This is a predicted structure of a 76-nucleotide RNA (transfer RNA) from Candidatus Shikimatogenerans silvanidophilus. The coordinates come from a structure-prediction model, not an experiment, and the mean pLDDT is 81. Its Rfam family is "tRNA". The family's RNA type in Rfam is transfer RNA. NCBI's taxonomy places the organism under Bacteria, Bacteroidota, Flavobacteriia, Flavobacteriales, Candidatus Shikimatogenerans.
[in-house]
RNA sequence: GACUUGGUAGCUCAGUUGGUAGAGCAUUACACUUUUAAUGUAAGGGUCCUGGGUUCGAGUCCCAGCCAAGUCACCA
Numbered sequence: 001g002a003c004u005u006g007g008u009a010g011c012u013c014a015g016u017u018g019g020u021a022g023a024g025c026a027u028u029a030c031a032c033u034u035u036u037a038a039u040g041u042a043a044g045g046g047u048c049c050u051g052g053g054u055u056c057g058a059g060u061c062c063c064a065g066c067c068a069a070g071u072c073a074c075c076a
Base pairs, nucleotide, nucleotide: 001072002071003070004069005068006067007066010025011024012023013022019056027043028042029041030040031039033037049065050064051063052062053061
């Protein structure tokens, strides 16, 4: 440098045919008893990497960029 895959909650990840964004863990509150905590219930937590485009409508499709991983190429 080219190509491939990926970027969604604090972490790890889903998200179907484009139609109101979810789970587990973690956090907080409450209940409970087996009490450095476990279990149950509930709650909070999101510019969906950035910008633009298409569309009535974009996490999803298109373009450019950034970042991460991988493959190949190049380089003494």